[in-house]
RNA sequence: CGGGAAGUGGCUCAACUUGGUAGAGCACCUGGUUUGGGACCAGGUGGUUGCAGGUUCAAAUCCUGUCUUCCCGA
Numbered sequence: 001c002g003g004g005a006a007g008u009g010g011c012u013c014a015a016c017u018u019g020g021u022a023g024a025g026c027a028c029c030u031g032g033u034u035u036g037g038g039a040c041c042a043g044g045u046g047g048u049u050g051c052a053g054g055u056u057c058a059a060a061u062c063c064u065g066u067c068u069u070c071c072c073g074a
Stems, first nucleotide, its partner, number of pairs: 001073007010026004020057001028044005050066005
C1' cells in the first nucleotide's frame, strides 16, 4: 500500500440476506422465599447500533468517507 472480517446496554451475542416498535442470556436494582447467604420466582433500570454524511415517508440494515482491532497478500 491492496484485499477481507468485526465494531449493537456493563459483558457475550442476535436482528442486516427481504429497510418498518432495537432484542436475548449473564450482570445490576426492587420485591417474594430463607435465621442469613446462595439458588429459585416476579417485576424493573440501562443502548439514538464505532464516528460523520447521503438516499428514503422511514436506516442497526442501503450508499460514500473515516477511526479502531484482527486475518491474508505485497